[in-house]
Context: one part of a larger RNA
RNA sequence: GCCAGGGAGUUAUUUCUUGUGGCAAGGUUAACACUAAGGAAGCCGUAGCGAAAGCGAGUUCGAAAGAGCGCGAGUCACAGGGAAUUGACCCGAAGCCAGAUGAUCUAAUCAUGAGCAAGGCGAAGUUUCUAGAAAUAGAGAUGGAGGCCUGAACCGUUGUUGUGUACAUGCACUCGAAUGACUUGUGAUUAGGGGUGAAAAGCCACUCUAAUCUGGCGAUGGCUGGUUCCAGUUGAAAUAUGCCUAAGUAUAGCCUUUCUCUGCUUGUAUACGAGGUAAAGUACGGAUGAGGUUCGCAGGAUCGAAAGAUUACGGAAACUUUUCCAACUCAGAAUUUGUAUACUGUAUAGAGAAGGAAUCGGGGGCAGGGCGUAAGGUCCUGUUCCGAGACCCGAACAAGGGAGACUAUAGUUAAGGUCCCAAAAUAUAUGCUAAGUGUGAUAAAAGGUGUCUUUAACCUGAGACACUAGGGAGGUAGGCUUAGAAGCAGCCAUCCUUUAAAGAAAGCGUAACAGCUCACCUAUCGAGGUUAGAGGCCCUGAAAAUGGACGGGGCUAAGUAUAUUACCGAUACUAUAGAGGCACUCAGAUGAGUGUUCUGGUAAACUGGCGUACUCUUUGUGUAGAAGCUUUAUCGAGAGAUGGAGUGGAACGAAGAGUAAUGAAAAUCCUGGC
Numbered sequence: 001g002c003c004a005g006g007g008a009g010u011u012a013u014u015u016c017u018u019g020u021g022g023c024a025a026g027g028u029u030a031a032c033a034c035u036a037a038g039g040a041a042g043c044c045g046u047a048g049c050g051a052a053a054g055c056g057a058g059u060u061c062g063a064a065a066g067a068g069c070g071c072g073a074g075u076c077a078c079a080g081g082g083a084a085u086u087g088a089c090c091c092g093a094a095g096c097c098a099g100a101u102g103a104u105c106u107a108a109u110c111a112u113g114a115g116c117a118a119g120g121c122g123a124a125g126u127u128u129c130u131a132g133a134a135a136u137a138g139a140g141a142u143g144g145a146g147g148c149c150u151g152a153a154c155c156g157u158u159g160u161u162g163u164g165u166a167c168a169u170g171c172a173c174u175c176g177a178a179u180g181a182c183u184u185g186u187g188a189u190u191a192g193g194g195g196u197g198a199a200a201a202g203c204c205a206c207u208c209u210a211a212u213c214u215g216g217c218g219a220u221g222g223c224u225g226g227u228u229c230c231a232g233u234u235g236a237a238a239u240a241u242g243c244c245u246a247a248g249u250a251u252a253g254c255c256u257u258u259c260u261c262u263g264c265u266u267g268u269a270u271a272c273g274a275g276g277u278a279a280a281g282u283a284c285g286g287a288u289g290a291g292g293u294u295c296g297c298a299g300g301a302u303c304g305a306a307a308g309a310u311u312a313c314g315g316a317a318a319c320u321u322u323u324c325c326a327a328c329u330c331a332g333a334a335u336u337u338g339u340a341u342a343c344u345g346u347a348u349a350g351a352g353a354a355g356g357a358a359u360c361g362g363g364g365g366c367a368g369g370g371c372g373u374a375a376g377g378u379c380c381u382g383u384u385c386c387g388a389g390a391c392c393c394g395a396a397c398a399a400g401g402g403a404g405a406c407u408a409u410a411g412u413u414a415a416g417g418u419c420c421c422a423a424a425a426u427a428u429a430u431g432c433u434a435a436g437u438g439u440g441a442u443a444a445a446a447g448g449u450g451u452c453u454u455u456a457a458c459c460u461g462a463g464a465c466a467c468u469a470g471g472g473a474g475g476u477a478g479g480c481u482u483a484g485a486a487g488c489a490g491c492c493a494u495c496c497u498u499u500a501a502a503g504a505a506a507g508c509g510u511a512a513c514a515g516c517u518c519a520c521c522u523a524u525c526g527a528g529g530u531u532a533g534a535g536g537c538c539c540u541g542a543a544a545a546u547g548g549a550c551g552g553g554g555c556u557a558a559g560u561a562u563a564u565u566a567c568c569g570a571u572a573c574u575a576u577a578g579a580g581g582c583a584c585u586c587a588g589a590u591g592a593g594u595g596u597u598c599u600g601g602u603a604a605a606c607u608g609g610c611g612u613a614c615u616c617u618u619u620g621u622g623u624a625g626a627a628g629c630u631u632u633a634u635c636g637a638g639a640g641a642u643g644g645a646g647u648g649g650a651a652c653g654a655a656g657a658g659u660a661a662u663g664a665a666a667a668u669c670c671u672g673g674c
Base pairs, nucleotide, nucleotide: 001674002673003672004671005670006669012085013084014083015082016081017080018079019078020077021076022075023074026044027043028042032038048055049054058069059068060067061066089226090225092223096216097215098214099213100212101211107190108189109188110187111186112185113184114183115182116180118150119149120148121146125142126141127140128139129138130137131136155176156175159173160172162171163170192208194204195203196202229609230608231607232606233605234604239252240251241250242249243248255356256355257354258353259352260351261350262349263346264345267343268342269341270340271339272338273337274336280329281328285325286324287323289321290320291319293317294316295315297314299313300311301310302309303308362386363385364384365383366382367381368380369379370378371377391402392401393400406578407577408576409575410574411573412572416568417567418566419553420552421551425565427564428563429562430561431560432559438555439554446540447539448538450537451536452535453534454533455532456531457530458529459528468523469522470521471520473497474496475495478492479491480490503518506517507516508515579599580598581596582595583594584593585592586591610663612660613659614658615657616656617655618654619653620652621651628647629646630645631644632643633642634641635640
């Protein structure tokens, strides 16, 4: 891991409620006796009200009015559903306490024994010589100290995070100490909140931040996991309030079942009302840019000896105009909402009582808000969907689009699509795009002499615009200034003439001149041009890590804009047939007919069935072959039922009534087999 078997709402007592049955103003027994009868003790009910005395179909309060409670149905048994106490649906702690058992492991100590190859260094002491008067010093010899050195046994275990592995410490190489605070045998002592500890919370028998065993014990667990047959009807919540409350729970809200009563109003219209939001506005409050007017007016400035005057600084007021406001509103929607009436719809509706719950981690979209730079953020309000919703579309994709799935068959559509993958248009008409833009979710400010459309003004056959060619002059080098200043450092002025036209000069240039252009004019050419704005598509702006994604192929339409007609496409809609629910009518125990905007569903409530084991009654099968097993067929919506064949070899059903250790795929489930 697989298979088989086992495996989880039970029992007792009390109590509430529903159903059925008995008796009924009564019902019923317990122990005990005996199985007919008894046992009346007790319990519930038959009268309540009041704190009570007490009164009594009434009573209590009150001066009264009046108000509260009460004014004839129960009781016993069985069954279903809840609650309380019981282990209380099952499995699961870490822990707490008590009594015992452990120092053959290990820690420390005590008693008594044992062990440490070999080599090196060479302390004290002794002695000889020398020096010395001596103490003593130096040198040589002797000597053999040491928590000394090197290194086996023995003891240990640093590194390789080598290698191996029963989770249990092996092996290899390397490494530490090795006469000592050394190692070791044997025998003893210390015991669990206790020991022992050169101290690591180490060790105390593979067990230690409190050993092990047994008991209290089925400890407790608001926490995790699991909880076994079928079908039908209805169908939630993730909110409020309280809680040493936040993983829980109580009450309410929301769901369901039964009974009673009778309404209810999603929607539409009308009438009369409510409201101050969106948008907007500036009448009020506040903010705000500009302008002029008035006032010398706090301050400042100027003038003045002062008085005072002036003021383009500043201040105030109203006015005109600009831009605004959650805490502004003169005016003011839509949506919403109250009452009434009518229509419509509904009968699985609405209200109440009683029994039973689940839920109290929610989440996404849209609209409106608070906080936040923001967030797949967080907190509110309304609504919708997911949750608990299948199907079609969106490549895939809880909540985005379509649409709410009883069964079968056929057709028609929705969203979305129609070149191929892949069902259906290589459809039609007119444009745009050249960027593979796009065909996917998404790019900004700022730019574009990309291209299409459009608006306005001006120039233009009396020749525009652009190119090319020519002219671009004279008074004069204007005056001043200046070293110089001649169109072109600077200041002032900016005229006149000749002209087709030409500035006392728009730019470059020179020390100053010179020189080169421009404005302006002519020629040439021959038809549109210049400027400003708006719109469509497109381009730049545009950067991420393996190579790469319009779903892919690919596409110049198979992109995009507008319009049109076909077709495809769902469990939607329609038709036909059938099943069930509910309501009504008929019949009267089971049924028939009619109607039906009924029949998705998690938690949950309610209802009807199938199967297993055993008991009682009735009735059957079986050696001419029971149960079981294998296989096959039929019936049923299903749990399942009934046949055939084979095997097997002795027991087994059906109906009615009853009783339950009654249904497995899951629990890191238990036991066994493989």